Molecule: transfer RNA
Organism: uncultured Erysipelotrichaceae bacterium
């Protein structure tokens, strides 16, 4: 330099354009003499900017970051 892949709650992981869900962690409560375990409830995310569409995490372009291949 050229080409390809990846980016979703703190972490891990789903969602073949149609309410962004689960696990874990965290917070609160119950349980307990206390803690742990267990149970219940709650908070929290689509890398940025545009485009297509009635509707975009999903399709397209571009930028950024990470990984890889070729030279």
């Nucleotide at each position: 330099u050229u080409c390809g892949g990846c980016u979703u709650c703190g972490u891990c992981u789903a969602a073949a354009u149609g309410c962004a869900g689960g696990a874990u962690a965290c917070a609160u409560g119950a349980c307990u003499c206390u803690g742990a375990c267990u149970c219940a409830u709650g908070u929290g995310a689509u890398g940025g900017u545009g485009g297509u569409u009635c509707a975009a995490g999903u399709c397209c372009a571009u930028c950024a970051g990470c990984c890889g291949a070729a030279g």